Record summary:
A computed fold for a 399-nucleotide RNA from an Alphaproteobacteria bacterium, annotated as Bacterial RNase P class A. NCBI's taxonomy places the organism under Bacteria, Pseudomonadati, Pseudomonadota, Alphaproteobacteria. Its mean pLDDT, the model's own confidence on a scale to 100, is 76. Its Rfam family is "Bacterial RNase P class A". Rfam describes the family as follows. Ribonuclease P (RNase P) is a ubiquitous endoribonuclease, found in archaea, bacteria and eukarya as well as chloroplasts and mitochondria. By type it is a ribozyme.
RNA sequence: UCAGGCGGCCGGGCGACCGCUGGCGGGGAGCGAUCCCUGCUGGAGGAAAGUCCGGGCUCCACGGAGGCAAGGCGGCGGGUAACGCCCGCCCGGGGAAACCCGCGGGAUAGCGCCACAGAAAGCAAACCGCCCGGUCGCUUCGGCGUCAGGGUAAGGGUGAAAGGGUGGGGUAAGAGCCCACCGCGGUUCUGGUGACAGGGCCGGUAUGGCAAGCCCCGCCUGGAGCAAGACCGAAUAGGGACGGGCGCCCGGUUUCCGGGCAGACGCGCCUUCGCGUUCCGUCCGGGUUGGUCGCGUGAGGCGGUCCGCAAGGGCCGUCCCAGAGGAAUGGUCGCCCAUCCGCGCCGAUCUUCGGAUCCGGGCGGUGGACAGAACCCGGCUUACAGGCCGCCUGAUCGA
Numbered sequence: 001u002c003a004g005g006c007g008g009c010c011g012g013g014c015g016a017c018c019g020c021u022g023g024c025g026g027g028g029a030g031c032g033a034u035c036c037c038u039g040c041u042g043g044a045g046g047a048a049a050g051u052c053c054g055g056g057c058u059c060c061a062c063g064g065a066g067g068c069a070a071g072g073c074g075g076c077g078g079g080u081a082a083c084g085c086c087c088g089c090c091c092g093g094g095g096a097a098a099c100c101c102g103c104g105g106g107a108u109a110g111c112g113c114c115a116c117a118g119a120a121a122g123c124a125a126a127c128c129g130c131c132c133g134g135u136c137g138c139u140u141c142g143g144c145g146u147c148a149g150g151g152u153a154a155g156g157g158u159g160a161a162a163g164g165g166u167g168g169g170g171u172a173a174g175a176g177c178c179c180a181c182c183g184c185g186g187u188u189c190u191g192g193u194g195a196c197a198g199g200g201c202c203g204g205u206a207u208g209g210c211a212a213g214c215c216c217c218g219c220c221u222g223g224a225g226c227a228a229g230a231c232c233g234a235a236u237a238g239g240g241a242c243g244g245g246c247g248c249c250c251g252g253u254u255u256c257c258g259g260g261c262a263g264a265c266g267c268g269c270c271u272u273c274g275c276g277u278u279c280c281g282u283c284c285g286g287g288u289u290g291g292u293c294g295c296g297u298g299a300g301g302c303g304g305u306c307c308g309c310a311a312g313g314g315c316c317g318u319c320c321c322a323g324a325g326g327a328a329u330g331g332u333c334g335c336c337c338a339u340c341c342g343c344g345c346c347g348a349u350c351u352u353c354g355g356a357u358c359c360g361g362g363c364g365g366u367g368g369a370c371a372g373a374a375c376c377c378g379g380c381u382u383a384c385a386g387g388c389c390g391c392c393u394g395a396u397c398g399a
Stems, first nucleotide, its partner, number of pairs: 001395010012336007020043010045370001049381002052379005057225004064272004070221005075089005090104001091102004105216002110214002112210003127156002129152004134147001136145003164182006183205001184203008229293004239284006247261006263278006300319008337368001340365004345361003348357003
């Protein structure tokens, strides 16, 4: 200098004029609601987005016994309030490397699938081929060809995958048939918290793949959500009229009324059980559209220091950093500037001395992405003009 990889930060600045809004004061007007002036101070994001996870918070449920689902996660260890998140490590794959990727437990509990091609895709199989006799024909007597039978799975073909791989021996030709190494299985030792890694010994050792198909195993999970919810206020309202009806018990003012039980309905996943409502129909008909809170001091930010590989955690110090209620933080102008384009004007470099190069300066033009809180927080995912910084890997050159 270039290429690659990982991480972090910013995302316009300054000024003037006018304007909006929260908090804390001061002054004035008004019966009051409320309005006006003024001082100080604060006022959108890294994603505020998606609404995908996990919580805080609020309300409801959660009682006893029995039964049953749905969803999520999935190597090991750690972090966290918690998680499907984050960190570290293991294994597998990709890459030259830095690094990146992983729906990472189980295929011997069961069911299902493996299209097409191919002889054959779950219990085996033989298309081409190789070998051996036999029959027939030919023969230069080495052998060649045809037909049937037997042996074979090393070679070829098909496929994502063909029943371990490479090499050697052996064989009529072959085959873990035998051997060495690798793979696989078992066993044991060492190291490690562990997933695992390495070593020794034994075994010729094949019942393939898919669970990101259903499923099995292990662990976790109550529901709804700030339009949650609380308070104040607000009604002739636990209202009125008419018709029909009422099983059992008790009481009374006894053709009626009140209370309880039963029955019926609803809710809690289902049963038991529990809780709530309650005779049925038709018509009339008040309030609920207001205000306050919830509403920002929090698993908070920043700085320092200690522990930890890290994610994070402890301690000390410091700060308060939006709170609307149809929804505020804006508008105009000027200058500077990032980016991009042009100009050979100056410098610099090269030069075949014609010139070339936008590398630095200058001039002119252009003009800044994705995008707005609405209870809050920890994550993930998606979008993003442009710029800056750091570390790592590699190549080349120079000192």